[in-house]
């Protein structure tokens, strides 16, 4: 130190799941209707609409307002899903090549 033969990582490939942070989409939004309660009270049911768009459309606080009527008003904090980005930490699969071994 070359050449056969076998075995064979780490990283790499392919798929796939969580974590966290973002951006977008929606404003946890707005119509409608049926049913309730009435200052110790303002609730419950449905149903459409809003997204290049599935789900989802509440909850909890604060402060109005209604003078006995049918009608809620405003502010505040908190997510969910759908897609995509970054970044982080599993799983399979053995697919390739290499170190290495014998």
């Nucleotide at each position: 130190u070359u050449a056969u033969a076998c075995a064979g990582a780490c990283c790499g490939g392919u798929u796939u799941g969580c974590c966290c942070u973002c951006a977008u989409a929606u404003a946890u939004g707005u119509c409608c209707g049926a049913a309730g309660a009435u200052a110790u009270g303002g609730u419950u049911c449905g149903g459409a609409u809003g997204u290049c768009u599935c789900u989802a459309c509440c909850a909890a606080g604060u402060u109005g307002c209604c003078g006995a009527a049918a009608a809620u008003g405003a502010c505040u904090u908190g997510a969910c899903u759908a897609u995509g980005a970054a970044g982080g930490c599993g799983g399979a699969u053995g697919c390739a090549a290499u170190a290495u071994g014998u």